The prediction has a mean pLDDT of 82. Predicted 3D model of a 75-nucleotide RNA (c-di-GMP-I-GGC riboswitch aptamer) from a Thermomicrobiaceae bacterium.
RNA sequence: ACUGAUAAGGGCAAUCCCGUCGCAAGGCGGGUACGCAAAGCCAUGGAUCUCACCGAGAUCGCCAGGCUGCCAGCG
Numbered sequence: 001a002c003u004g005a006u007a008a009g010g011g012c013a014a015u016c017c018c019g020u021c022g023c024a025a026g027g028c029g030g031g032u033a034c035g036c037a038a039a040g041c042c043a044u045g046g047a048u049c050u051c052a053c054c055g056a057g058a059u060c061g062c063c064a065g066g067c068u069g070c071c072a073g074c075g
Stems, first nucleotide, its partner, number of pairs: 002073003011036002016031006034061001040067003044064003047059005
């Protein structure tokens, strides 16, 4: 650098439930476990969604892009 296995060590956690914050989309914490090899981070482009709607927000577990990284195989 490339590849991602019915492997191993470890990691994340959709949905639903409870609590909490928010007008909302949704965020955060706990439980659960559908999935994930970047489901780590960044709203840069597209997309979708919300609203006290024309400028403010939300989603990186929708796609692309950027930065970083574990293990194994191979070289």
It was read from a public genome assembly, where an Rfam model found it.